[in-house]
RNA sequence: GAAGCUGGCCAGGCAGUCGCUGCCUGUAUUCUUAGUGAAUACAGGGAGAGGAAAGUCCGGGCUCCACAGAGCAGGAUGACGGUUAAUGACCGUCCGCCGCGAGGCGAGGAACAGGGCCACAGAGACGAGCGUAUUCAGUUACGGUGAAACGCGGUAACCUCCAUCCGGAGCAAGACCAAAUAGGCAGGCGUUGACGUUGCUCGCAGAGCCUGCGGGUAGGUUGCUUGAGUGCUCGGGUAACCGCGCAUCUAGAGGAAUGACUGUCCACGACAGAACCCGGCUUAUCGGUCAGCUUCAUCA
Numbered sequence: 001g002a003a004g005c006u007g008g009c010c011a012g013g014c015a016g017u018c019g020c021u022g023c024c025u026g027u028a029u030u031c032u033u034a035g036u037g038a039a040u041a042c043a044g045g046g047a048g049a050g051g052a053a054a055g056u057c058c059g060g061g062c063u064c065c066a067c068a069g070a071g072c073a074g075g076a077u078g079a080c081g082g083u084u085a086a087u088g089a090c091c092g093u094c095c096g097c098c099g100c101g102a103g104g105c106g107a108g109g110a111a112c113a114g115g116g117c118c119a120c121a122g123a124g125a126c127g128a129g130c131g132u133a134u135u136c137a138g139u140u141a142c143g144g145u146g147a148a149a150c151g152c153g154g155u156a157a158c159c160u161c162c163a164u165c166c167g168g169a170g171c172a173a174g175a176c177c178a179a180a181u182a183g184g185c186a187g188g189c190g191u192u193g194a195c196g197u198u199g200c201u202c203g204c205a206g207a208g209c210c211u212g213c214g215g216g217u218a219g220g221u222u223g224c225u226u227g228a229g230u231g232c233u234c235g236g237g238u239a240a241c242c243g244c245g246c247a248u249c250u251a252g253a254g255g256a257a258u259g260a261c262u263g264u265c266c267a268c269g270a271c272a273g274a275a276c277c278c279g280g281c282u283u284a285u286c287g288g289u290c291a292g293c294u295u296c297a298u299c300a
Stems, first nucleotide, its partner, number of pairs: 001296010012265007020048002023045009050271001054282002057280005062170004074166005079093005094108001095106004109161002114159002116155003126151001130143004174222004184213006196204002229248004234243003266269001
């Protein structure tokens, strides 16, 4: 220098203007259970998508329902040891295959329990036959191809068998507050005229009316983001990972905000958009950058 392998990190930058969704502070007004509570308005400050937020494929937390035990069906997994909240994930080792190598891939139990299938090539491909030669005789010998050929073959991410594991539904879960109308229950009043007209009396009219309770709908609140969290140092472990300490708070909406415009710079900007939360896997992705390593070539 070229070609590669493995593992991290970033995901246009800066400035200005106008918005949108939460939060905090201050002021004013109103309500008030009288407390620096709640609502509204104004002003100021600060925050505001991802490495995959995606697919919803695994595994957990959380919530509700179910649950003596056993079996069937269905699904998943399958070497050994470990990590973890847990896993079908991850780490290490062994074995097999691929690569010169760094490395990569592997559902990696069973093919005398049974069934199915075996591309291309080959005359013939699954279980006994076939081709050629040969023999009294399917009697004997050979058979280019192919992973497998005249069998004790291969194939189980084909069915299957064996072993192990798996309850169902999901934040539209669930919890709380709670109108109007119509049902329900209880009590009281009412044809000896209630309620209404109507503030009172008369008149009219004629069967319900009042109060309380309870379920439940609309609506509202909550669940909701401080968590198996993130970063760093040190220690343990080959590693996954674990422990101590310090620092830090990083969207929380509810028809659903995270945007638009202008200027400027460059390497001209990919895939893509939270919806209860985590750990994985898979898929999509313009490019840039860092670290370790391999092979080849050249120079010293």